[in-house]
Context: one part of a larger RNA
Molecule: small-subunit ribosomal RNA, central domain
Organism: metagenome
RNA sequence: CUGGGCGUAAAGGGCGCGUAGGCGGACUUUCAAGUCGGAUGUGAAAUCCCCGGGCUUAACUCGGGGUCUGCAUACGAUACUGGAGGUCUUGAGUACAGAAGAGGAAAGCGGAAUUCCAGGUGUAGCGGUGAAAUGCGUAGAUAUCUGGAAGAACACCAGCAGCGAAGGCGGCUUUCUGGUCUGUACUGACGCUGAAGCGCGAAAGCAUGGGGAGCAAACAGGAUUAGAUACCCUGGUAGUCCAUGCCCUAAACGGUGAGUACUAGGUGUUGGGGGUAUUGACCCCCUCAGUGCCUAAGCUAACGCGAUAAGUACUCCGCCUGGGGACUACGGCCGCAAGGCUAAAACUC
Numbered sequence: 001c002u003g004g005g006c007g008u009a010a011a012g013g014g015c016g017c018g019u020a021g022g023c024g025g026a027c028u029u030u031c032a033a034g035u036c037g038g039a040u041g042u043g044a045a046a047u048c049c050c051c052g053g054g055c056u057u058a059a060c061u062c063g064g065g066g067u068c069u070g071c072a073u074a075c076g077a078u079a080c081u082g083g084a085g086g087u088c089u090u091g092a093g094u095a096c097a098g099a100a101g102a103g104g105a106a107a108g109c110g111g112a113a114u115u116c117c118a119g120g121u122g123u124a125g126c127g128g129u130g131a132a133a134u135g136c137g138u139a140g141a142u143a144u145c146u147g148g149a150a151g152a153a154c155a156c157c158a159g160c161a162g163c164g165a166a167g168g169c170g171g172c173u174u175u176c177u178g179g180u181c182u183g184u185a186c187u188g189a190c191g192c193u194g195a196a197g198c199g200c201g202a203a204a205g206c207a208u209g210g211g212g213a214g215c216a217a218a219c220a221g222g223a224u225u226a227g228a229u230a231c232c233c234u235g236g237u238a239g240u241c242c243a244u245g246c247c248c249u250a251a252a253c254g255g256u257g258a259g260u261a262c263u264a265g266g267u268g269u270u271g272g273g274g275g276u277a278u279u280g281a282c283c284c285c286c287u288c289a290g291u292g293c294c295u296a297a298g299c300u301a302a303c304g305c306g307a308u309a310a311g312u313a314c315u316c317c318g319c320c321u322g323g324g325g326a327c328u329a330c331g332g333c334c335g336c337a338a339g340g341c342u343a344a345a346a347c348u349c
Stems, first nucleotide, its partner, number of pairs: 003321004007303002012317001014200004021193003025088007033081002035077003039073004048066007091190001092187008103177007110154001114150008125136002162169002205246006214240002219235004257316006265294011298305002322349003331342004
């Protein structure tokens, strides 16, 4: 090396693009590298296996045969893999015609609510809780009406709906822009995966400058309590928001890597195409792409999964190998820092 695994027992990389590498559709011609065949040479002896001999036997030893599974050379075979040439359209892509969408970026606009400010009305409470108190209020609060300012988030629509590779995305309009689906035509295997590498990556956090309504770590006070560095209440600063640059983690989860093919059905729903029908919208049938539920076979330790597989197979990558020590130490790389990535051992059960 060869094994068995990765939904929940240890184990799928957070996600993409992609280099090397690995793997790769149908038909045909050719070569003969892999592959296969017999041949020749070589593969020291001892060892090993078989047969026989010698020490009384055995160990030991001697003789013969085999083995030494290999390598080289030339010849031959051509199904498969591979190289070269040709052809094809179903994989993949391109163009055109349509379709849906909270996909992304920027700018502008809108209404409700909240808080604050000014003014009017108005008077003794308001607020808060299990009950209270701190707090606010006769310097006129709460309530209510009018006007103004600010910031943040977008009720209803809203949906086991949609879009995106993932993180994620929700008021409206415009501009720029990525992807997907359906139909037709064209190119003709141009493909799949992907160690490195590069990019993206919630929240919190960091740097500089702005902004700051509400909420709110820290903090302060009031309660509760034996205590209460909490849960509850009144306040409240970072932060939450914007721009630019970092950080790079997560129960980054479907706890399920990507791709392809195959394997009963039933029932919703989203977006297309075709048919039937109709005045027309429906209804009904077929089909493609998504998204749910229930189940046959099969799988599974069970739970459950079940064409969106955890079924049946193949290709490529990542990962696991008893618990703790240890998402640690040391070293290296990265970071402004916080820290991140990589990652042991002693010891112990």